[in-house]
RNA sequence: AAAGAAGGCCGGACGGUCGCCGGCGCCUUUGCGCGCGGGAGGAAAGUCCGGACACCACAGGGUAGGAUGACCGAUAACGUCGGUCUGCCGUGAGGCAGGGACAGUGCCACAGAAAACAAACCGCCGUGUGAAAACACGGUAAGGGUGAAACGGCGGUGUAAGAGACCACCGCGUCUGCGGUAACGCAGGCGGCAGGGCAAACCCCAUCCGGUGCAAUGCCAAAUAGGCAGACAGUUAAGGAUUACCCGUCCUUUGUCUGCGGGUGGGCAGCUUGACCCUGCGGGCAACCGCAGGGCUGGAUAAAUGACCGUCAGAACAGAAUCCGGCUUACUGGUCUUCUUUCUUU
Numbered sequence: 001a002a003a004g005a006a007g008g009c010c011g012g013a014c015g016g017u018c019g020c021c022g023g024c025g026c027c028u029u030u031g032c033g034c035g036c037g038g039g040a041g042g043a044a045a046g047u048c049c050g051g052a053c054a055c056c057a058c059a060g061g062g063u064a065g066g067a068u069g070a071c072c073g074a075u076a077a078c079g080u081c082g083g084u085c086u087g088c089c090g091u092g093a094g095g096c097a098g099g100g101a102c103a104g105u106g107c108c109a110c111a112g113a114a115a116a117c118a119a120a121c122c123g124c125c126g127u128g129u130g131a132a133a134a135c136a137c138g139g140u141a142a143g144g145g146u147g148a149a150a151c152g153g154c155g156g157u158g159u160a161a162g163a164g165a166c167c168a169c170c171g172c173g174u175c176u177g178c179g180g181u182a183a184c185g186c187a188g189g190c191g192g193c194a195g196g197g198c199a200a201a202c203c204c205c206a207u208c209c210g211g212u213g214c215a216a217u218g219c220c221a222a223a224u225a226g227g228c229a230g231a232c233a234g235u236u237a238a239g240g241a242u243u244a245c246c247c248g249u250c251c252u253u254u255g256u257c258u259g260c261g262g263g264u265g266g267g268c269a270g271c272u273u274g275a276c277c278c279u280g281c282g283g284g285c286a287a288c289c290g291c292a293g294g295g296c297u298g299g300a301u302a303a304a305u306g307a308c309c310g311u312c313a314g315a316a317c318a319g320a321a322u323c324c325g326g327c328u329u330a331c332u333g334g335u336c337u338u339c340u341u342u343c344u345u346u
Base pairs, nucleotide, nucleotide: 001342002341003340004339005338006337007336008335009334010333012312013311014310015309016308017307018306020039021038023036024035025034026033041317045328046327048326049325050324051323052322053213054212055211056210060247061246062245063244065209066208067207068206069205070084071083072082073081074080085098086097087096088095089094099204100203104202105201106198107197108196121144122143123140124139125138126137127136128135129134152170153169155167156166157165171193172191173190174189175188176187177186178185179184217269218268219267220266227260228259229258230257231256232255233254237253238252239251240250241249242248276295277294278293279292280291281290282289283288
């Protein structure tokens, strides 16, 4: 200097004028009053996971259904996060993946001889017939072909030609020892030992899961007509609650449908002090935890933060509605830190 990898931050700023919402204080003419502070995001999006909180429930059992899936930790919890292990990709920094194919079922098109207790198309070797070309029988799976994938790989011995038939090494299986909490790693012994892939195919195994949701829920005020008519079913049956179904339990005493008619649609709480944020110290590889000090940062309700001017200047994606921890998606530039590779100079 160039090319990359992993992570963090910003997301208009300052000043002035007018306007909007809310908090605190004061006055009082309760008023468009005065004064002082505050007023959208890194994703507020998706509604995908997990909770806090509220209510229901015998808060019980079973079946169904759903989710996760190497090991050890973190956390309120999670399908999230951290570290480690193994495999694959990359020169590398790094990235991706993770139970089971010998419980069973299913699929692997076409090509190919043959696609799973699977095989002989070409070829090689032997015997016989034959002038030759070739034919018949037997052996073979090392060579070639087909394919994404073809009954371990490679080098030898051996053979008529071959073949784990045999041997060394690798691979595979198993046993022992050492290291590690563990997944697993290293070393050695024994054994010729082998029927592939797909489970984000059905399935099996292990672990976990109650539901509904701030339009939850609670309080206050006001008003009416606890209305009228009809049809069908039932008469110890029926209805309701508990996610779906069943059992169990609890509550109620008829249930369903149609027509006519009446009242209400308001206010307050929930509502923002939190598993919160910042700084420092300590523990831990880290996620994170502990201690000390400091801070208060939207609460609207048809939905508030807008407009203009000046200086600088870069714009995208984009607007809270109970709150929090994550994940995913959208988007545009700027900037910072650490690391990797290459080139050049010293």
Predicted 3D model of a 346-nucleotide RNA (Bacterial RNase P class A) from Seleniivibrio sp.
The sequence was found by an Rfam model in a public genome assembly.
Its mean pLDDT, the model's own confidence on a scale to 100, is 76.
Rfam family: Bacterial RNase P class A. It is annotated as a ribozyme.